Small-subunit ribosomal RNA from an uncultured bacterium, 1483 nucleotides, folded computationally.
[in-house]
RNA sequence: AGAGUUUGAUCAUGGCUCAGAUUGAACGCUGGCGGCAUGCUUUACACAUGCAAGUCGAACGGCAGCACGGGGGCAACCCUGGUGGCGAGUGGCGAACGGGUGAGUAAUGCAUCGGAACGUACCGUGUAAUGGGGGAUAACGUAGCGAAAGUUACGCUAAUACCGCAUACGCCCUGAGGGGGAAAGCGGGGGAUCGCAAGACCUCGCGUUAUACGAGCGGCCGAUGUCGGAUUAGCUAGUUGGUGGGGUAAAGGCUCACCAAGGCGACGAUCCGUAGCGGGUCUGAGAGGAUGAUCCGCCACACUGGGACUGAGACACGGCCCAGACUCCUACGGGAGGCAGCAGUGGGGAAUCUUGGACAAUGGGGGCAACCCUGAUCCAGCCAUGCCGCGUGCGGGAAGAAGGCCUUCGGGUUGUAAACCGCUUUCGGACGGAAAGAAAUCGCAUGGGCUAAUACCCUGUGUGGAUGACGGUACCGUAAGAAGAAGCACCGGCUAACUACGUGCCAGCAGCCGCGGUAAUACGUAGGGUGCGAGCGUUAAUCGGAAUUACUGGGCGUAAAGCGUGCGCAGGCGGUUUCUUAAGCCAGACGUGAAAUCCCCGGGCUUAACCUGGGAACUGCGUUUGGAACUGGGAGACUAGAGUGUGUCAGAGGGAGGUGGAAUUCCACGUGUAGCAGUGAAAUGCGUAGAGAUGUGGAGGAACACCGAUGGCGAAGGCAGCCUCCUGGGAUGACACUGACGCUCAUGCACGAAAGCGUGGGGAGCAAACAGGAUUAGAUACCCUGGUAGUCCACGCCCUAAACGAUGUCAACUGGCUGUUGGGAGAGAAAUCUUUCAGUAGCGAAGCUAACGCGUGAAGUUGACCGCCUGGGGAGUACGGCCGCAAGGUUGAAACUCAAAGGAAUUGACGGGGGCCCGCACAAGCGGUGGAGCAUGUGGUUUAAUUAGAAGCAACGCGCAGAACCUUACCAACCCUUGACAUGGGUAUCGCGGGACCAGAGAUGGUCCUUUCAGUUCGGUUGGAUACCACACAGGUGGUGCAUGGCUGUCGUCAGCUCGUGUCGUGAGAUGUUCGGUUAAGUCCGGCAACGAGCGCAACCCACACUUUCAGUUGCCAUCAUUCAGUUGGGCACUCUGGAAGAACUGCCGGUGAUAAGCCGGAGGAAGGUGUGGAUGACGUCAAGUCCUCAUGGCCCUUACGGGUUGGGCUACACACGUGCUACAAUGGUGGUGACAAUGGGUUAAUCCCCAAAAGCCAUCUCAGUUCGGAUUGGGGUGUGCAACUCGACCCCAUGAAGUCGGAAUCGCUAGUAAUCGCGUAACAGCAUGACGCGGUGAAUACGUUCCCGGGCCUUGUACACACCGCCCGUCACACCAUGGGAAUUGGGUCUACCCGACGACGGUGCGCCAACCUCGCAAGAGGAAGCAGCCGGCCACGGUAGGCUCAGUGACUGGGGUGAAGUCGUAACAAGGUAACCGUAA
Repeated sequence: AGAGUUUGAUCAUGGCUCAGAUUGAACGCUGGCGGCAUGCUUUACACAUGCAAGUCGAACGGCAGCACGGGGGCAACCCUGGUGGCGAGUGGCGAACGGGUGAGUAAUGCAUCGGAACGUACCGUGUAAUGGGGGAUAACGUAGCGAAAGUUACGCUAAUACCGCAUACGCCCUGAGGGGGAAAGCGGGGGAUCGCAAGACCUCGCGUUAUACGAGCGGCCGAUGUCGGAUUAGCUAGUUGGUGGGGUAAAGGCUCACCAAGGCGACGAUCCGUAGCGGGUCUGAGAGGAUGAUCCGCCACACUGGGACUGAGACACGGCCCAGACUCCUACGGGAGGCAGCAGUGGGGAAUCUUGGACAAUGGGGGCAACCCUGAUCCAGCCAUGCCGCGUGCGGGAAGAAGGCCUUCGGGUUGUAAACCGCUUUCGGACGGAAAGAAAUCGCAUGGGCUAAUACCCUGUGUGGAUGACGGUACCGUAAGAAGAAGCACCGGCUAACUACGUGCCAGCAGCCGCGGUAAUACGUAGGGUGCGAGCGUUAAUCGGAAUUACUGGGCGUAAAGCGUGCGCAGGCGGUUUCUUAAGCCAGACGUGAAAUCCCCGGGCUUAACCUGGGAACUGCGUUUGGAACUGGGAGACUAGAGUGUGUCAGAGGGAGGUGGAAUUCCACGUGUAGCAGUGAAAUGCGUAGAGAUGUGGAGGAACACCGAUGGCGAAGGCAGCCUCCUGGGAUGACACUGACGCUCAUGCACGAAAGCGUGGGGAGCAAACAGGAUUAGAUACCCUGGUAGUCCACGCCCUAAACGAUGUCAACUGGCUGUUGGGAGAGAAAUCUUUCAGUAGCGAAGCUAACGCGUGAAGUUGACCGCCUGGGGAGUACGGCCGCAAGGUUGAAACUCAAAGGAAUUGACGGGGGCCCGCACAAGCGGUGGAGCAUGUGGUUUAAUUAGAAGCAACGCGCAGAACCUUACCAACCCUUGACAUGGGUAUCGCGGGACCAGAGAUGGUCCUUUCAGUUCGGUUGGAUACCACACAGGUGGUGCAUGGCUGUCGUCAGCUCGUGUCGUGAGAUGUUCGGUUAAGUCCGGCAACGAGCGCAACCCACACUUUCAGUUGCCAUCAUUCAGUUGGGCACUCUGGAAGAACUGCCGGUGAUAAGCCGGAGGAAGGUGUGGAUGACGUCAAGUCCUCAUGGCCCUUACGGGUUGGGCUACACACGUGCUACAAUGGUGGUGACAAUGGGUUAAUCCCCAAAAGCCAUCUCAGUUCGGAUUGGGGUGUGCAACUCGACCCCAUGAAGUCGGAAUCGCUAGUAAUCGCGUAACAGCAUGACGCGGUGAAUACGUUCCCGGGCCUUGUACACACCGCCCGUCACACCAUGGGAAUUGGGUCUACCCGACGACGGUGCGCCAACCUCGCAAGAGGAAGCAGCCGGCCACGGUAGGCUCAGUGACUGGGGUGAAGUCGUAACAAGGUAACCGUAA
């Protein structure tokens, strides 16, 4: 730091996915040790059991239990608070800390920074005190009640419990005179004095009272910050403020009475949802994002709700009261309880520990202290939950062992790995030793302080002893021994790592792309490898990558995205200049920013994790000082922005009224007669009741030809005959004035095509709906004939459009050129030219852009403000709100689903797009096929088998140049098993072969006869052959042509297909190869950012045609002889043969073309424009054909899917198709006559043979199913062959079928061609109507390229790329999924009104009760004050009734949506998609 994924490929957009780090985790597999941490994230669910807050006898009365002492008693035992101590009780302090949890809480909270009107037990520092009295009460005793919890009555008693009195430095109140208010003692020590003693007294310590200050702690207030939703926009009556009471520790509507009507809110109130907050933690380069376990700070809570009491402090986790739910006990009358303390249990859950030890340390409470208590804490236990460390050995060791796996069978790999040799011993196990954490308190000695004091007490120093849960732990040592210790995931790409087997779209994998349909590096297993390692993977979650919410750091013409347009309040932003201010801003200082964490430097555990000291940092906030450039505020000035006045100008700008002509339609009348209208063609329609046509007149509505334009005006929508009135805006010129008055604009307001709606008019034409006629498979369409709303007017709504320049408004700046509209200036006689401002078009520089393109009218460079976007679908849908008469508009989701959707450009392909061109492609012709019979091939059917391949063109007289057996692959039957054939080993034999007989269908089996290999070193020594045996193997026309080679077909003998370098483009690619001509041709010429080159074209090759030359036998014969005969001489001139050479090149002439290439015509020539015909087939396409020619990889068979034999089949036959032959006749048949070939073959042969036909001539037939036609059938033969039955060919005689020129459709051919006639050859024993060749006779037509088919080039559109046999839309049917509506129903939240009203504090009252104080009284007692019970009042929890709002669940039925394999119906879109498509609206 990036990568994969949309495409045939490309660039950009855009989503999805991955690699990283992290976690209080969980799950799977695995697991040696130690250190340090962490450990109910879920049910704030319910809890058994134990423990978690007590302590003080130096506050008190005392003595239940224990110990000691004393006394009594023989003893048992009894007595004794005397001592240590102490249950219960009174009293004090503590229990408000510590510990837990995060339910609630969006502010009564938290964080940061400030503030003033407060409290404070214990603690510290001062000051002043601590005098003198009194009455009770628990415990206890006695007597009761109750199951228990508990409780009643009477009686006794103490205090540091309680209450007065005295005193009051300071304190409180005040009318400033005055008034008020406190205490408690306990313990240690002691010289003198007093006292019988206790003690007084003195002193010290602790305590107590009052008060002041402090420290720490706490209460209160303010500012700033602190999640989401506007589909929550208004909220609020104690509400906001004041005055006065009350209340509090304290300010305050905190509370009450009265008065006023305020307060909060778009800078988001209220409401709803969610949530403890911070230090921090995780991630990130940072900014941010996410988070708030463990540790620290704050808050809140303690079964749920309410309440107060006590107290310094609570409205109190282990206190109280009430209500509620739940649980437990009960004798049914009543009671008890609250683990969100530590352990632990149940439950929930994917999931989270021991009912442990100790107060040794640290800290807390109480105490003078000893000490006690302390589930705080310190330790231990469990768990790989995390982090860190260590180990599972080290060195040598190649015969590269065995085994495994792979293999091209050679080997490779596992692999120095193992074995084996040597060494070491961490950890673990055994044994032994053994810390630190512990020093205070305390004792002794000694110094200091207090003091009268060498007591006591406090304190310093020295010294001594005690105290350890962990734990015999850390650590150290000793001996033994490699001994006890490795797994997990992955290996197609991303992403490091590959092979074999199994499987066969199955089983399965998968994070994304995607793997699997018989050769899977993607599934499963194995071998090997890669990564990490006591762990490794998976899942979940967060950040990152993601610049994919963009502050840092994105966009909006076409990818998602500019509001339809304007006006404009708030808001944001704002020209030049002077002075001032100091809010923003900048700088310094100070305070604060807790500690821990992070970072840096040190230190301690062997290291590390971890712990620890110091520093830095904490980017912040506040206070203060200074600065004054910039922004803001204030005051003043200016004119360049903006505006006003004035002159001129253009205009379909708007509104109202009037008016004009053309045309359509209708009406009336005239003329006039049979059609008109309409279409691709028709029909419906109109017309003899007189249409259409034509003439005249009239009516009515709507729209305004020409001008007219790329033109003008308007904010947009939009605006068009002419005239008048009213009215808005703009441009330009010069001067004057105002003096920033400006720009943009959320909410708001106004305008806003068409369609549509309401009311009333109007209605000529046009025309949704509708009707009819056509078209069609259908045609609810396109076409035609009609036709109503509507279109028009007035008024009122609607408010949407592909409302588009798909481009918001304003301002500034940045080369030009060409037109045009409206002004101005200058020049010129004018035409016109130059220049300037404002518009409107075209082209283009720089620049921008993904590209296309934009380009002074920006999509360039900048600034201001607004709107909008964040993958596709679901969906502009649902719900809710607002608007509307309705239609509907506006605002506007989610579940679910996909890995894409989309943009621009590229190359192809395609088009019922365009242009150019070619081809027997059409046309023009000739002859056929399709009808008949037969032949042949195929399909189908049949069969034991009818072997198998070929399938549009490019399968079908094709492979097959020839199936009776063989062929032969098929079927039936019978046989063989190392095999019919190859190589290798062993043993035996010595050939091989020929013949005969028997059994059998034959293969085969048996018997007999004949013959007896070669070389040689003479050795069974060598070669060869045969047989047998065993095993390797042979064999397969078995499968896969979609694993392949080779060969072939086809487009197509079409003119194309490419490359190098250069150039252009971000790139795919382009250029070249396009363009203008020309050609059969990418053939050539010219031009050109191209220049060259290659494979193709052409030429080179073969044959035919001409000539020359060479050679003349078997060829030829002109001349000379000769013969029946080129028969023989002779000759090689000719023909011919087979070698060589020449010849044709647009070379020549004319025309044309551009002077080119070329084309047209002509001459010459045997041949003329590639002379004719062949051979020759570019890059590629069709997974074209062939595994049955051959070769070949996997797979399959191996007494058979191999091999042999006999017989059968490939020859079947309701039928269908292809290719042919023969015909249907007179251009003919038949009979006769009758010439002339070539190729090729025959072993050799120009000699011999195969070897001739149609035509032509003569005769006959005379239009008939015939003297046409020959199928079919009967009979008889021929040759071939082992054999013609299934199943061959031919000949003769007889028989004599269909057929009278062939529907739709369709084929071939452009000259020696078609047509027609025969001949030859291969294969072959035999078999042709087939195939391949040969010659004979020998035409017609081509105007032309509109159309059909195929092809080439250029261009255009594209949503196609498997490429139009493409893509793709909607309904319906089926399955599944989520969701809307829905009568209703269930539950939660909240509000309003009313009822009820526990406990409690407050207020009132106070029959009753009543120790302290007061009064009276000698006393008994009485009265009073204060207090209490009780009662009353308002407040209030729970509960109830009624109504509203809101959220969620369920819901018969119902709506659309999504997904799904090959379903149904059509064909809407993409090409002009066959009616251009699309937007809004209505039907």
Rfam family: Bacterial small subunit ribosomal RNA. RNAcentral holds the sequence, with entries from ENA.